[in-house]
Context: one part of a larger RNA
RNA sequence: CGCGAGAAAUUUGACGGGUGCUGACUCUAGUACGAGAGGACCGAGUCGGACGUACCGCUAGUGUACCUGUUGUGUCGCCAGAUGCACCGCAGGGUAGCUAUGUACGGAUAAGAUAAGUGCUGAAAGCAUCUAAGUACGAAACUUACCUGAAGAUGAGAUUUCUACAAAAGGGUCGUUGAAGACUACGACGUAGAUAGGUCGCAGAUGUAAAGUCAGUGAUGGCAAAGUCGAGCGAUACUAAUAACCCAAAAG
Numbered sequence: 001c002g003c004g005a006g007a008a009a010u011u012u013g014a015c016g017g018g019u020g021c022u023g024a025c026u027c028u029a030g031u032a033c034g035a036g037a038g039g040a041c042c043g044a045g046u047c048g049g050a051c052g053u054a055c056c057g058c059u060a061g062u063g064u065a066c067c068u069g070u071u072g073u074g075u076c077g078c079c080a081g082a083u084g085c086a087c088c089g090c091a092g093g094g095u096a097g098c099u100a101u102g103u104a105c106g107g108a109u110a111a112g113a114u115a116a117g118u119g120c121u122g123a124a125a126g127c128a129u130c131u132a133a134g135u136a137c138g139a140a141a142c143u144u145a146c147c148u149g150a151a152g153a154u155g156a157g158a159u160u161u162c163u164a165c166a167a168a169a170g171g172g173u174c175g176u177u178g179a180a181g182a183c184u185a186c187g188a189c190g191u192a193g194a195u196a197g198g199u200c201g202c203a204g205a206u207g208u209a210a211a212g213u214c215a216g217u218g219a220u221g222g223c224a225a226a227g228u229c230g231a232g233c234g235a236u237a238c239u240a241a242u243a244a245c246c247c248a249a250a251a252g
Stems, first nucleotide, its partner, number of pairs: 001152001005163007015149004021049007033038001051106005059100004066093005071086006110144003117137004170247004174190005195240003198236005204229003212223004
């Protein structure tokens, strides 16, 4: 821009994409078969491998603005206590998120039409013949079925609802933002408000802060599950989402 008014939501599916794998064992059954040795088809079940999708409750990893210990050196006048730099200085742990080594699930089943192949009936050709007329089966391949994209499918589809003579329905700008994201887009919210931050509580992490006091000659220990804390879960309008502006139907 188009889809002959303008919109919001829900959809149909022409046409595409994806998936499609496979082993071992058990039962049937030591059965059928076979002199024996050996040893099934068909059917039923269990456990796997590789691959794929999703997720983070478990296990594990990462987690450079979380906690702790600690070395050297500098600074805060000194002690104490902090803090800078040294690969995040080094080391021990670790929330959310992101992950696999972790967890869950998938390949199925069924139908149609067939290939090679197997038939039935059956002439040409008194026989025979699956084929010439007719007719029945038959594969991981094909078409469906399963998951998924999809009306620019210009063949532009369908359904429901909204909008009136005025800047309408609706959309956008802007702002607070997100398990969304390069930007854009997409989603949530904008005071008739829990959208983000803050605060409070909880979960969780670390592991018992400083100061003071008590015990001990002292190192150190107790008061103390302390103190501190990023992303998690809630509550709460304290802060910021103010005010406003723009676009938008003459078909009927």

Predicted 3D model of a 252-nucleotide part of an RNA (large-subunit ribosomal RNA, domain VI) from a Bacteroidales bacterium. Its Rfam family is "Bacterial large subunit ribosomal RNA". Model confidence (mean pLDDT): 88 of 100.